[in-house]
RNA sequence: GUCCCUGUAGAGCAAUGGAUAGCGCGUUGGAUUUCUAAUCCGAAGAGCGUGGGUUCGAAACCCACCUGGGAUU
Repeated sequence: GUCCCUGUAGAGCAAUGGAUAGCGCGUUGGAUUUCUAAUCCGAAGAGCGUGGGUUCGAAACCCACCUGGGAUU
């Protein structure tokens, strides 16, 4: 240089082009308990790597760039 993969809550992962972007863990409030753990009921927390494009509508499709990883000369 060329090619492939990856990027979404604190960290780990989901999400046929159509909901208020979900799940468990963690955090936090309460219940239960003599206390703790476990269990149960709630709550907060991300607009999806960045910028454009396509579309009535994009986390998902297209283009460029960036981050991390890999293959090849």
Model confidence (mean pLDDT): 82 of 100. This is a predicted structure of a 73-nucleotide RNA (transfer RNA) from Trichonephila inaurata madagascariensis. Taxonomically the source falls in Trichonephila inaurata (Eukaryota, Bilateria, Protostomia, Araneae). Rfam family: tRNA. Gene Ontology term of the family: triplet codon-amino acid adaptor activity. About the family: Transfer RNA (tRNA) molecules are approximately 80 nucleotides in length. By type it is a transfer RNA. The RNAcentral record of the sequence draws on ENA and Rfam.